[in-house]
Context: one part of a larger RNA
Formats: sequence, C1' cells, structure tokens
RNA sequence: GGAUGAACGCUGGCGGCGUGCUUGACACAUGCAAGUCGAACGCAUCGACAAUGUCUGGAGGCUCUGGAUGAACGGGCGUACGAGAAAUCGUACAAGCGGGAAGAAGGGGCGGAAGGGCGACGUUGGUGAGUGGCGGACGGGUGAGUAACACGUAGGUAAUCUGCCUCAAAGUGGGGGAUAACUGUUCGAAAGAGCAGCUAAUACCGCAUAAUAUCCAGGCCAAGCCUGGAAGAAAGGCGCGAGUCGCUUUGAGAUGAGCCUGCGGCCGAUUAGCUAGUUGGUGAGGUAAUGGCCCACCAAGGCGAGGAUCGGUAGCUGGUCUGAGAGGAUGAUCAGCCACACUGGGAUUGAGAACGGCCCAGACUCCUACGGGAGGCAGCAGUGAGGAAUAUUGCACAAUGGGGGAAACCCUGAUGCAGCAACGCCGCGUGGGUGAAGAAGGCUUUCGAGUUGUAAAACCCUUUACUGUGGGAUGAGAAAAAGGACAGUACCACAGCAAAAAGUCUCGGCUAACUACGUGCCAGCAGCCGCGGUGAGACGUAGGAGGCAAGCGUUAUCC
Repeated sequence: GGAUGAACGCUGGCGGCGUGCUUGACACAUGCAAGUCGAACGCAUCGACAAUGUCUGGAGGCUCUGGAUGAACGGGCGUACGAGAAAUCGUACAAGCGGGAAGAAGGGGCGGAAGGGCGACGUUGGUGAGUGGCGGACGGGUGAGUAACACGUAGGUAAUCUGCCUCAAAGUGGGGGAUAACUGUUCGAAAGAGCAGCUAAUACCGCAUAAUAUCCAGGCCAAGCCUGGAAGAAAGGCGCGAGUCGCUUUGAGAUGAGCCUGCGGCCGAUUAGCUAGUUGGUGAGGUAAUGGCCCACCAAGGCGAGGAUCGGUAGCUGGUCUGAGAGGAUGAUCAGCCACACUGGGAUUGAGAACGGCCCAGACUCCUACGGGAGGCAGCAGUGAGGAAUAUUGCACAAUGGGGGAAACCCUGAUGCAGCAACGCCGCGUGGGUGAAGAAGGCUUUCGAGUUGUAAAACCCUUUACUGUGGGAUGAGAAAAAGGACAGUACCACAGCAAAAAGUCUCGGCUAACUACGUGCCAGCAGCCGCGGUGAGACGUAGGAGGCAAGCGUUAUCC
C1' cells in the first nucleotide's frame, strides 16, 4: 500500500447493486416450511335437481238444502174527491195484510286442482376421514465429524443398478380370497389399543398365454449361435364415440447413482516400529455388483525414514485476497462434491433412504387421573444464552423452478420482492457567477500591520435533490384469455424555495501541514526514534494549515 462476512470511537443527506451469528453442532415458546389425485376405490356428511309413490290440503265446479230480500197481482182500515135523500156506490192514493216469480248469506254432499310434508330409483356439486397411487431420497440448512478414494483430476466397470422421460417390438384372456373405512362392543385420564361382523379397488393371490429376457441339458468354428426342456406377466379409469390416460414383458437411449484405480493437496520424529481378519489362497455365503465384505479351512504374510503407526489440526474444490511473477494466505456470499440432522445404534418401505418417517437405548424439556404418554428450528421468521458483533414472528405465488393432477387447480418461508444495518462497492449532492470598503469579529503582531479572505454580506442565476400536483411502466411470453407481490414504486411533466444536508484525523522527523497561551519529568503523548524538569512547532486549548470525505480514525487478521 492492498484486502475484510469485520468490530469500536466521532459524525452522518440521497440512490443503485450486493452482503449480514465468523462465538454455544447451546436450549428453544409460537406460526408457517410437503403435499396432491374423486378421471383407482368403498363409505360418511351437506346441498341442488328428480321418476314411480305416500300423507296432508281442500280451490273452482256440480248437486241438495236454506230462505234474507221481495216484483207482478190480490186486498185495502183510512183519507180525498164525486154521485145519491140515505144505506151505499164509484174513482184515486198509501200502509198493514195476503201473495209469491226470482233469489242472497248460511248448511250438507259429490268431486278433487293449487300448495305443503315424508320417502326415494337415480343425476350432480362440495366437504371429511379411510384403502390405493405418485411425491415426502428433490428443494432448504449446517460444517460437528472426517487426513479419507472425502475432495480434485485422469481413467476403468467384460464386476453393476437406474422410478419418472424418449425410441422400438409384443401383449393387456379368464378367475379367487381378504381387508381398512363403517357397525357393535371392551379397555384407557390421555396417547391409543383389542375383539366380533360387513364391504370396494389400478390393493393382494392363483390359472392361461409369451420371448432374442432367466435357468438347465446337449451340440458347434464359443462372452456367440442352434436344438430341447423348465420356470415365468398384466389393471383398469374417463369419454356417446373416435380416442385418450394408464398397466405388463423385452431391447436401446438419456439422466442419476454404486464400486475400483493412477496422480495431487496440512503440522509434529520431544510419535519408529505397526498389523491377527491382520496379508494372501481355496470353498461357501451375501450384495445390483468386485472384494476378508462375512464365515470355514490352509499358508505366513502385509505396511514403514520416499515417514508406516500415533498425536494435533482441518470439510475438499472452482475460486477469493495479495503479489510483476513465482509464491504466500484463505475456502463468507455464488457454484460442484462430501458429511451431518438432540446423542448412539438398527432395520422397514422403496428405483433410490431417511432434517420436518419408524423402532431401541441415553440426556434434556413438557403433559399426566402416577398406570403411562409427547417432543427434536444445523428450514423461514422469532426467543433466551454466549459474544466486540450480525436483520422482519413482513408480502406474494405475478415471474422462474419443483411435487401431484387428464385438466381446472392445489401446495411450495424454494424463489420473487419488501423491511432493518454507511457492513462493502459504485454514483450524486451539500450550490454556480459577480463581488475589496480587502467590512465586522477572531488570532497574531516588530503596533506599521499580517492572516482568516472572494471567504462572508450584497446582487444575479440554476433546481440534481426535496416538497406538492398530474401521469405512470418493462417485467406478461406462447393459439387465445385471465393473471403484477413488488407498486401508484422506477420514470416523465408542471410548480415552489439556495432551499433540510460536513465531518473526521493530523500538523517534531519518517510524513503533506505552525504560531500563541496554559502546564512545568506534573498532567499527559507515543507506530519507531522519542517529547514534557519555566520561552514545548511533540502534552492541553485557541487561531491557522494539511490529508481524506458521507465518511474519517483506531483495533484485529492476511499478503
């Protein structure tokens, strides 16, 4: 000088892109981080539609009854008028009264519409647990262990496996017995468990058929071919259909993985000898596969100063930092590989094995009716602890990618974003021009002045930024449509105000930058030399100056 996942002190305007428990692989409250498929299957439950039914309901209509009211007509006390001597008669009018055509309300019967309830062959949609399939072996975290074929690199595998995917060939016939869910019952505080009964399937098991796949025997010019024999497969769903998604066997590919080998990369000899399944062989077992991988027997080998063994330390690499390079140091973020998942062990399922699967043991925490149970943040947030020190219990599946599904879609703390932190890098700003009475004030002074200093004021100008208003994305592509968390963000236009925005370290030499006062080997400084004991350019303060600048300085570590 460069560098850092940094920390500390002082200071701090904005933006972009990154980065952020290096310590206790210490313990964890809470929420979320792996589900999905009803187009494999039987149930339960909630709706919608609904044939044939059943119960109720009782309208219009028809009929029987009823008889309010009441026309014509009769009659007419009486009144009026007229005739008559009178009795009386006539005419007109009204009521009681008679009369009863017609006929209301009400009542009975027949009949059975609308409506309502129940039930249900079924159709259809949702939800729940269960059987079944695929995925939970990816993605995400951490670096404890490991000095090793763990990693890197170059090879081998004629010693191997490989779900989903791609290509090719062939097939998908016919049967059976169970079981969960469910129901009943028993035990238990719970977690959960037992017994009995019913039922379905792409769950399970036979039969048939099949090979250039497997095994056996024989033959041949032999890792191959031929002949014969044995064993040996399947599953259906959806659709009116065409068909489509599956299933079985075989071959090839792709991808992924296992195993083996050469070489390479730490320290210690104050670790010199190590080794008994040890080293090799034969046979048998085991594995997808070679092999002391395991076992029986046999032999006595194997490694080592070119460093075995032992001890210490450590994940390895691409890379990163530094350096002209050689080299040295390092292995955060990103990418590849490995290892681990409370500690230790084990198997099961599966193509493949176990962070959010199972079993056992242990430590710890929690619940308990004391009999017994539950749990595993080195996933994302978050808490306590440790520490000099390291962030939000945020938004969204819109994009990219992953799992399931025919699809719609569902899930996804992967991921995309936002929040916090000058932690780093980069960019921008804190104004520009004019301005000498060289103002005032400060400091110094040889008292003349010098310096701060064009600096300020003042005048003119600009608006990056900020504030307000208005507009407003790309990312969204595909045959078409829908879909934006970020975000009313970036960005654009207009308006307003020089507006809110500079510190920090140093000034003896190395090393750029000097005076005054205070202090008096005191207080203090210091990277080295060293400074301070009365005129200190080295301590403290002030003025001035120099360096860097939203940072500056210190500490730690590496080159």